[in-house]
RNA sequence: AUGCAAGUCGAGCGGCAACAGAUCCUUACCUCGGUAAGGAUGCUGGCGAGCGGCAAACGGGUGAGUAAUACAUGGGUAACCUACCCUAAAGAAGGGGAUACUCCAUCGAAAGGUGGCUCAAUACCCUAUAAUCUUUAGAAAGGAAGCUUUCUAAAGUAAAGGUGGUAAGGUAACUUACUACCACUUUAGGAUGUGCUCAUGGCCUAUCAGCUAGUUGGUGAGAUAAAAGCCCACCAAGGCAAAGACGGGUAGCUGGCCUGAGAGGGUGAUCAGCCACAUUGGGACUGAGACACGGCCCAAACUUCUACGGAAGGCAGCAGCAGGGAAUAUUGGGCAAUGAGCGAAAGCUUGACCCAGCGACGCCGCGUGGGUGAUGAAGGCCUUCGGGUCUUAAAGCCCUUUUCUAUGGAAUGAAAGAUUAUAUUCUGAAUAAGAGUAUAAUCCUGACAGUACCUUAGGAAUAAGCUCCAGCCAACUACGUGCCAGCAGCUGCGGUAAUACGUAGGGAGCAAGCGUUAUCCGGAAUUACUGGGUGUAAAGGGUGUGCAGGCGGUUUUACAAGUUAAAUGUCAAAUACCACUGCUCAACAGUGGAAACGCAUUUAAUACUGUUAAACUAGAGGACGAAAGAGGGAAGUGGAAUUCCCGGUGUAGCGGUGAAAUGCGUAGAUAUCGGGAGGAACACCAAUUGCGAAGGCAGCUUCCUGGUUCGUUCCUGACGCUCAUACACGAAAGCCAGGGGAGCAAACCGGAUUAGAUACCCGGGUAGUCCUGGCCCUAAACGAUGGGUGCUUGGUGUUGGAAGGGUAAUUCCUUUCAGUGCCGUAGUUAACACGUUAAGCACCCCACCUGGGUAGUACGGUCGCAAGGCUGAAACUCAAAGGAAUUGACGGGACCCCGCACAAGCAGCGGCGCAUGUGGUUUAAUUCGAUGCUACACGAAGAACCUUACCUGGGCUUGACAUGUAUGUGAAAAAGGAUAGAAAUAUCCUUCCUCUAAAGUUUAUACUUUAGACACAUAUACAGGUGCUGCAUGGUUGUCGUCAGCUCGUGUCGUGAGAUGUAAGGUUAAGUCCUUGAACGAGCGCAACCCCUACCCUUAGUUGCUAACAGGUUAUGCUGAGGACACUAAGGGGACUGCCAUUGACAAGAUGGAGGAAGGUGGGGAUGACGUCAAAUCCUCAUGGCCUUUAUGUCCAGGGCCACACACAUGCGACAAUGGUGAGGACAAUGGGAUGCAAUAGGGUAACCUGGAGCAAAUCCCCAAAACUCACCCCAGUACCGAUUGAGGGCUGCAACUCGCCCUCAUGAAGCUGGAGUUGCUAGUAACUGUGGGUCAGCUAUACCACAGUGAAUACGUUCCCGGGGUUUGUACACACCGCCCGUCAAACCAUCCGAGUUGGUUGCACUCGAAGUCGCUUACCC
Repeated sequence: AUGCAAGUCGAGCGGCAACAGAUCCUUACCUCGGUAAGGAUGCUGGCGAGCGGCAAACGGGUGAGUAAUACAUGGGUAACCUACCCUAAAGAAGGGGAUACUCCAUCGAAAGGUGGCUCAAUACCCUAUAAUCUUUAGAAAGGAAGCUUUCUAAAGUAAAGGUGGUAAGGUAACUUACUACCACUUUAGGAUGUGCUCAUGGCCUAUCAGCUAGUUGGUGAGAUAAAAGCCCACCAAGGCAAAGACGGGUAGCUGGCCUGAGAGGGUGAUCAGCCACAUUGGGACUGAGACACGGCCCAAACUUCUACGGAAGGCAGCAGCAGGGAAUAUUGGGCAAUGAGCGAAAGCUUGACCCAGCGACGCCGCGUGGGUGAUGAAGGCCUUCGGGUCUUAAAGCCCUUUUCUAUGGAAUGAAAGAUUAUAUUCUGAAUAAGAGUAUAAUCCUGACAGUACCUUAGGAAUAAGCUCCAGCCAACUACGUGCCAGCAGCUGCGGUAAUACGUAGGGAGCAAGCGUUAUCCGGAAUUACUGGGUGUAAAGGGUGUGCAGGCGGUUUUACAAGUUAAAUGUCAAAUACCACUGCUCAACAGUGGAAACGCAUUUAAUACUGUUAAACUAGAGGACGAAAGAGGGAAGUGGAAUUCCCGGUGUAGCGGUGAAAUGCGUAGAUAUCGGGAGGAACACCAAUUGCGAAGGCAGCUUCCUGGUUCGUUCCUGACGCUCAUACACGAAAGCCAGGGGAGCAAACCGGAUUAGAUACCCGGGUAGUCCUGGCCCUAAACGAUGGGUGCUUGGUGUUGGAAGGGUAAUUCCUUUCAGUGCCGUAGUUAACACGUUAAGCACCCCACCUGGGUAGUACGGUCGCAAGGCUGAAACUCAAAGGAAUUGACGGGACCCCGCACAAGCAGCGGCGCAUGUGGUUUAAUUCGAUGCUACACGAAGAACCUUACCUGGGCUUGACAUGUAUGUGAAAAAGGAUAGAAAUAUCCUUCCUCUAAAGUUUAUACUUUAGACACAUAUACAGGUGCUGCAUGGUUGUCGUCAGCUCGUGUCGUGAGAUGUAAGGUUAAGUCCUUGAACGAGCGCAACCCCUACCCUUAGUUGCUAACAGGUUAUGCUGAGGACACUAAGGGGACUGCCAUUGACAAGAUGGAGGAAGGUGGGGAUGACGUCAAAUCCUCAUGGCCUUUAUGUCCAGGGCCACACACAUGCGACAAUGGUGAGGACAAUGGGAUGCAAUAGGGUAACCUGGAGCAAAUCCCCAAAACUCACCCCAGUACCGAUUGAGGGCUGCAACUCGCCCUCAUGAAGCUGGAGUUGCUAGUAACUGUGGGUCAGCUAUACCACAGUGAAUACGUUCCCGGGGUUUGUACACACCGCCCGUCAAACCAUCCGAGUUGGUUGCACUCGAAGUCGCUUACCC
């Protein structure tokens, strides 16, 4: 768009367009009385349109407006109305003229009109009659009054018929009379429903503080149903407001609903009551009722039609459409029920309503099966590979049939109504008709719906999802991913082992639902009425005076407002609660009950509050007598000091700093003496003192003046406390005007410092600081603590009074009032702390707070000369910000202590050359790791091949190595040789031809078979990896640090984190020990126990030793012999502050001494607490996970790890005379030695070679140098140095080119003691000197690990540097100062403010035009 949602009455009327019937006429057909067609008649049933009546103001929708003309609750109306309905009384007489429709004519596209003829009513009008009605006038009674009631008189005002019946008349139509019902008129009352009015109640905003002229009231007239400025004329000047007027924003109100223990908070869907609205705005008409959703008029916007002249419309009725949106249904059936309108009724109408449809939107109920079933099947997932789990779950077996499918049956909801009959009541003259009641019979009414429900048959058949599994919060593993993808309510998860992402398996929860999102309440005592706070967390106003307000001492009287009690009315229904009942149960519904805190009325009580009246003195104030004080204001006055001026003396500096410089000074400074000028501030007294409301107040004197305290207990008699707005005061700085200006000193100027230094330091210096007058009004204006009153253990100072006592006296003691401090009880507090001066226990009043930032900012207002003050947000953003305390860590904080930490010394490094390691670079590869101290002569105690992990090339693939299984072979394997090749390897030849057991054959030791061992081949499981992750790990190690620390149990303290113990005073190398102590004990560390070394003893006496005795030699423990000595290696002793003195606390201990080999842990070693560094190592080893499997495994050859512009680290050698060279000739210890050490001897200049006595070692061998003695060199790049290079040799080894060591000859570089800086060492130490060993064929060893020889210097001491320990303090740090963190700038973006302006909306005041309409005035013609 479209359809429907308000009609009905023919029993009000004239009528007859449609339908049905009847009668009549004509025509046709024919079965002859029927059919069909056409026409006529309103004759009957009925009825379109019209006149008329009632309804249409209900029902249905919506919430735009409205903060009060609304709503809720309770009142008033004596200031009102009310159709239909009920009750009662009275009536209904006689006339009249029009008009719609129809018909005729006509205009217009349409919508719709215009003119004319005729005719009707329950339409309209006139006359009559009438009052308890209306109006006017009067009287009486009642009342506080407005007023009410009653009475009298006059005037005015009404109507309509219809239907049924009986009787009479009439040809008929019809007329008349009576009667019943319906309708009509007047009056009174009722019921119902409105109107008006009063009180109380319920939103936000003061960044809205003043609003109001019909405004507030009066008198009179008007209007209305009715009171009233509702309207008008006149008069008066009122009315409202901090208890929030006026303005702005938002909003329909209520019963109720959600939540909550309640108090509250939120909300106003469905249902119900009220209000408002109907496209927007205005207006009236009709009517009982409207200013009217489906009525009218006007204006506006929009839409539609149009012949362009004009018309029509209003879904916030039911469906439906479009649009908007995250999102919301059918253009359904029926009036069967309930209700509504009309009608006499039947009945008609009804998108009200009853039903159905769509939607898991909500609530309720039911099902998706039950029992049994372990070889714990298959399959999935996990796995420690054993198994576990899904899992009795499934399958299988035995049952059931709600639901489902099919068959058959089948409701309640229906009561009415009509007809008939009977009985009876009323009206009536009536046995007529009518109305009513009761009973009976018959007829008839179901949209839902063949639905609910019932029956029969069948078969487990038709039926499970969603969310979650890190904590809150019930529920865990695997894989994938790798700060990616993603998750997330908060905390947060994810960077290679993710219970947090994704998937799977498993599990948890709910279930026809589950989860998300949004909103509200709760938890939240987080706006605190119930029920919070303000010292430091947010929060006490800077201080006082004081109006309103709030609160207020003791006794008595009266009232009864608050308060309390009782009764009455109301608090609609529904909802909620209780009981019973109906649908199989429930949801749902029905019936009854109780409850309903509020409001109103009446009665009663009088303790408390209030009001009233009278009193009191304990609060408050006054009088009198004393007292202290930097309380305030004004005037005067004093000395010290600074500066300046004048003069004297005097001479070269002064001044200033960490150090300097600028500055002042020979024109005479600083210093010093005398005189003068001027301004400001007041030393000592002086104090934790005093005064003041606070800010604040300080030399002395005078004048004026405020407050306070004490004592007496004389007077007044609650006069009190607090205090929003208000008023006054209010440091410093700053402002205005005029003075003043010595010192000081923002700004400013110089000098320094510094990377810079717009600072700190220094030299100058202007406002200002001072005075007078006027502003400003803020401070960490702090006790970060508002004022008042009362109560609650104490101790000790101090200021001002008073009383009592004592002393010879200064003075002292006790008590008390008012201040001012400290410490502390109870109590409070988050703790710190407070504690009669409360932050304790209570009451009264005021102010203030509600996460951090934005921000005390913006806008607005207000104050100010300005600077600015007061009031005071939001957007946006964060998940914290904050308080107090704890443990650590840190500090260019404090204190104590230690260490080769510094200092005092010795020797070095850093410069040169070389060696080695590292970085870097290079490379096919230069394998990998270690990287401040704590990597860098480190892993590596030894890279030519090997090692070797790297690179190039060549090979192998169950493999170089291990185990198992299956099959096969036993001429396989091994050894030797040949060929090819770089080798690995490949091919070929020769030799060899295994062992055990059993059985069988055989003369046999031989052979055959089977089984096993062993070996090989094939296949399959697997091997292998110096591949990755040391940030997945074990083990091992470094470092702080051989520093003295780190903890526990019980107890105690603290809300707790934690503390105590472990602190304090001493002492020590030491948390070592002692004393004290709410601690008592214990553990790991320290020390000791262990090893080496220094002395002695015992035992033992070879391979070691040799004093005595004996033998022998050129010489020698060489030999006999010996155990004395030395030594060896077993066991003992010894040292413990044990002794003495001093000191200390009578301790622990310290200092000194004696004795002693050794003296205060004798010297050295091993030994490394809890822990730190995600320290190092997956390349020693082990190992999770990942990766690889003809390669990242394995074999081989060659190369590389050895490169070389350079940088660093660790060493060696030097630079020389304390030396170098030559010659001579002494003295060790630890160790090692059989694939070994190797002597004597010989050769070679030498490395080394030849050869091989002795030794498996206290027996033999390896085996010293510096030192010392003699000589030369003579300060130079040398007779120092010994790099580099050439030549020739030696050794090891398959092999010495890349890439070994050694020897000889020759060559002879740099270097003349090393910048900044930096290392080690305190005694047998440093320094210097050589020796041995491991690894090892050889060696790059100058390295490492050991050994002995020679053998010093210095330490006042702890200020400083570094590291460490303890105590304390501060902290915004806790990844712990390598921490945290602030601001500018750059780029991009977000929000807000300002901004020349611009635009839209809302609103106030004033004015102009002005539709429809209402009211009023005037008026020609007509009625």
Molecule: small-subunit ribosomal RNA
Organism: uncultured bacterium